[in-house]
Context: one part of a larger RNA
RNA sequence: CUGGGCUUAAAGCGCACGUAGGCGGCAUCGUAAGUGUCUGGUGAAAUCCCACGGCUCACCCGUGGAACUGCCCGGCAGACUGCGGUGCUCGAGUGUGGUAGGGGAGAGCGGAACUCCUGGUGGAGCGGUGAAAUGCGUAGAUAUCAGGAGGAACACCGGUGGCGAAGGCGGCUCUCUGGUCCACAACUGACGCUGAGGUGCGAAAGCUAGGGGAGCAAACGGGAUUAGAUACCCCGGUAGUCCUAGCCGUAAACGAUGGGCACUAGCUUGGGGUCUCCCUGUGGGAUCCCAGGUGAAGCAAAAGUGAUAAGUGCCCCGCCUGGGGAGUAUGGUCGCAAGGCUGAAACUC
Numbered sequence: 001c002u003g004g005g006c007u008u009a010a011a012g013c014g015c016a017c018g019u020a021g022g023c024g025g026c027a028u029c030g031u032a033a034g035u036g037u038c039u040g041g042u043g044a045a046a047u048c049c050c051a052c053g054g055c056u057c058a059c060c061c062g063u064g065g066a067a068c069u070g071c072c073c074g075g076c077a078g079a080c081u082g083c084g085g086u087g088c089u090c091g092a093g094u095g096u097g098g099u100a101g102g103g104g105a106g107a108g109c110g111g112a113a114c115u116c117c118u119g120g121u122g123g124a125g126c127g128g129u130g131a132a133a134u135g136c137g138u139a140g141a142u143a144u145c146a147g148g149a150g151g152a153a154c155a156c157c158g159g160u161g162g163c164g165a166a167g168g169c170g171g172c173u174c175u176c177u178g179g180u181c182c183a184c185a186a187c188u189g190a191c192g193c194u195g196a197g198g199u200g201c202g203a204a205a206g207c208u209a210g211g212g213g214a215g216c217a218a219a220c221g222g223g224a225u226u227a228g229a230u231a232c233c234c235c236g237g238u239a240g241u242c243c244u245a246g247c248c249g250u251a252a253a254c255g256a257u258g259g260g261c262a263c264u265a266g267c268u269u270g271g272g273g274u275c276u277c278c279c280u281g282u283g284g285g286a287u288c289c290c291a292g293g294u295g296a297a298g299c300a301a302a303a304g305u306g307a308u309a310a311g312u313g314c315c316c317c318g319c320c321u322g323g324g325g326a327g328u329a330u331g332g333u334c335g336c337a338a339g340g341c342u343g344a345a346a347c348u349c
Stems, first nucleotide, its partner, number of pairs: 004320003007303002012317001014201004021194003025088007033081002035077004040072003049065006091191001092188003095184004103177007110154001114150008125136002162169002206247006215241002220236004258316006266294012278281001298305002322349003331342004
């Protein structure tokens, strides 16, 4: 390379937008680039193949043929692909009317708990553990009442539930704002799918500057435990956790399952619409969308999966090719740094 693969064996980029490119609905007309067919030209010789022949045979050599799977001119065909024209509406989008939602951003507000401060009551313990001790407390702690301050997170509802592309999102109100779904079928008329590069978003930790700091808590100090205990348990405690602005760009970023479209048994639960029935109820039926359970066929090494496919097909992208060495070295590039991305080989089994 051909091929075979990517849930768990190596392998789906964390997610999206989108450039080039690849691929692309129905009808019709034209064209003839691709395509098919026919004719002609060319495709040096040698080589390969076939036949015959020359060296006693063979190797080798000679003669003839075939072949040279290719390219080019021309004729014809017009299904399919392409290109050009015209049209269509089911793909896609728009509109109108509705719809549920922790989707996003900003501002304001609320209660519980907690810590601290002030004052009152009170008077010896509190706290903590397996048991203790360190620690706190007569300079009055713990407990309790009143008042005040502060920061962070939002119990119950809460769900096997909802929303978002992913990361993720949960007290209440207001403002701004994105997307979905349903009904109608009015409008555009293939405007679509994917997407190398590229660009944006991207948990936590970490970094820079400024603020903030209640609780928690790496590091660190102490008390225990233990043979030791650089731990698990306990008492403290700083970065950090929070906010603003800017970096970082990673993850078991997981459904370990890329995106799109179509098709392929059922039964059942939950969420959101629309239509309909009468036995107006906690109802039945139909249909669309979403999230689950179970399962036929199929698929699968099996576990399993099974209309949310890992089934049957098509299109596009990414990735894999024995283990270790190694996500290392080197170069490049990005970053303030930490480090990220790209990414070998020797050697060895």
The part of an RNA shown here (small-subunit ribosomal RNA, central domain) has 349 nucleotides and comes from an uncultured bacterium. Its mean pLDDT, the model's own confidence on a scale to 100, is 89. Rfam family: Bacterial small subunit ribosomal RNA. Rfam links the family to the GO terms ribosome and structural constituent of ribosome. RNAcentral holds the full RNA, with entries from ENA and SILVA.